[in-house]
Context: one part of a larger RNA
RNA sequence: GAGUAACGAUAAUGCAGGUGAAAAACCUGCACGCCGUAAGCCCAAGGUUUCCUGCGCAACGAUUUUCGGCGCAGGGUAAGUCGGAUCCUAAGGCGAGGCCGAAAGGCGUAGUCGAUGGCAAACAGGUUAAUAUUCCUGUACUUCCUUAGCUGCGAUGGGAGGACGGAGAAGGUUAGACCAGCCACCUGUUGGAUGGUGGUUUAAGCGUGUAGGAGUGCACUCUAGGCAAAUCCGGAGUGAUGAUCUGAAGCGUGAUGACGAGUCUCUUCUGAGACGAAGUGGUUGAUACCAUGCUUCCAAGAAAAGUCCCUAAGCUUCAGGCAAAAGGAAUCCGUACCCCAAACCGACACAGGUGGGCGAGGAGAGUAUCCUAAGGCGUUU
Numbered sequence: 001g002a003g004u005a006a007c008g009a010u011a012a013u014g015c016a017g018g019u020g021a022a023a024a025a026c027c028u029g030c031a032c033g034c035c036g037u038a039a040g041c042c043c044a045a046g047g048u049u050u051c052c053u054g055c056g057c058a059a060c061g062a063u064u065u066u067c068g069g070c071g072c073a074g075g076g077u078a079a080g081u082c083g084g085a086u087c088c089u090a091a092g093g094c095g096a097g098g099c100c101g102a103a104a105g106g107c108g109u110a111g112u113c114g115a116u117g118g119c120a121a122a123c124a125g126g127u128u129a130a131u132a133u134u135c136c137u138g139u140a141c142u143u144c145c146u147u148a149g150c151u152g153c154g155a156u157g158g159g160a161g162g163a164c165g166g167a168g169a170a171g172g173u174u175a176g177a178c179c180a181g182c183c184a185c186c187u188g189u190u191g192g193a194u195g196g197u198g199g200u201u202u203a204a205g206c207g208u209g210u211a212g213g214a215g216u217g218c219a220c221u222c223u224a225g226g227c228a229a230a231u232c233c234g235g236a237g238u239g240a241u242g243a244u245c246u247g248a249a250g251c252g253u254g255a256u257g258a259c260g261a262g263u264c265u266c267u268u269c270u271g272a273g274a275c276g277a278a279g280u281g282g283u284u285g286a287u288a289c290c291a292u293g294c295u296u297c298c299a300a301g302a303a304a305a306g307u308c309c310c311u312a313a314g315c316u317u318c319a320g321g322c323a324a325a326a327g328g329a330a331u332c333c334g335u336a337c338c339c340c341a342a343a344c345c346g347a348c349a350c351a352g353g354u355g356g357g358c359g360a361g362g363a364g365a366g367u368a369u370c371c372u373a374a375g376g377c378g379u380u381u
Base pairs, nucleotide, nucleotide: 013031014030015029016028017027018026032378033377034376035375040358041357042356043355046338047337050336051075052074053073054072055071056070060068061067080141081140082334083333084332085331087118088117092113093112094111098107099106100105122139123138124137125136126135142330143329144328145327146326147325149322150321151320152315153314157310158309159308160307165297166296167295168294171290172289173288176284177283178282179281180280181200182199183198184197185196186195201258202257205253206252207251208250212246213245214244217241218239219238220237221236222235223234225233226232259279262275263274264273265272266271298301344353345352360372361371362370363369
């Protein structure tokens, strides 16, 4: 220079009460304003205690601070079913033997790792200051083991299956939304009694097997294939027959339950407890489900295991297999909180960047845009 520029999006604050030494900024209330395919909600990655409570204000916070993602102390993350491991494989990595190479080492078979993929099973309500598909209540489901009974079982091998592309169209539904009906409450002066406000919610599972989709299934005979075998698969044929598989939704049950506007009682004014009405129908309607479906196109669109069938060696009083019911078992790790952000990546509480899911109403073709709901904020001078 100068008490000058600036104090980091122009979404916006005002009043009353409380606390306190002190309040524009903290808490509570009432108004006002902003977002609302987000500035709301839930995950992955990443962070690693930032979560909740009490006490505190030196520093941190671009000001103040009684407040805080700050300091100190204490507390908090509960799983057979959610995710991962105990299973499987992809790209790729490593790689017994092996091949190559002055050495170091390179490549690579069997194999072994490796999810971003495949693969058993849970929902609704309640509860904490802080966790919940994990705790509690209610109702379920899966796998394995044991016990009657009955029995050809058996694999690292064979086969089936798992098992898959793009685009397009039509249909059936549901989530959701809206309206009516029903229930409860409110009644006040100018308009309004065919008035106003609020509610009308309920899952998985089990039973039924529909709209639709696929379409041959069954018995027998033969069999140069499936590296051995096969009763299995594949191929050929005969017979009788019109099967069989898949499948949303709806309905019933679950539920004489839960929830529920509100009312009453107590109260440290913050909560606790008790009781508990109606709980129906129609319209609309998805990018969700039927659907790994259907049609069509050429560039022809993972693998392996779990699963089912078959036999080999072998076993055949055993072991093993099937199976109603009952009884029992179910290990380890993650789980707090932020997650388009003041908690991640950007030296910062930085107008930047960050994958996925849900995402209501009015107007609208629309997730555009404007105004709003639920919810969240007014961006720390």

A computed fold for a 381-nucleotide part of an RNA from a freshwater metagenome, annotated as large-subunit ribosomal RNA, domain III.